A computed fold for a 64-nucleotide RNA from Duganella sp., annotated as SAH (S-adenosyl-L-homocysteine) riboswitch aptamer.
Rfam family: SAH (S-adenosyl-L-homocysteine) riboswitch aptamer. The family has 52 seed sequences and 1,354 matches in Rfam 15.1.
RNA sequence: CUCCGAGGAGCGCUGCGACCAGCAAGCCUGGCCAGGCUCGGAACAUCAACACCGCGCUCACGUU
Numbered sequence: 001c002u003c004c005g006a007g008g009a010g011c012g013c014u015g016c017g018a019c020c021a022g023c024a025a026g027c028c029u030g031g032c033c034a035g036g037c038u039c040g041g042a043a044c045a046u047c048a049a050c051a052c053c054g055c056g057c058u059c060a061c062g063u064u
Base pairs, nucleotide, nucleotide: 002042003041004040005039006038007037008059009058010057011056012055013054016036019031020030021029022028023026035052
């Protein structure tokens, strides 16, 4: 660096980076877009986690 798993879940909105497309080639325009962060793993099984993730709403769970 890549891949996989986990961090309870859903709906709506905005659109930074990345990505895609275009052009008059500019810190441009449009599209998409809120796991991009943290932890663990690269055999299997069992039992436990930690801290987090824009705004609004709902559910679940926990405490009082």
Description
The sequence is in RNAcentral, with records from Ribocentre.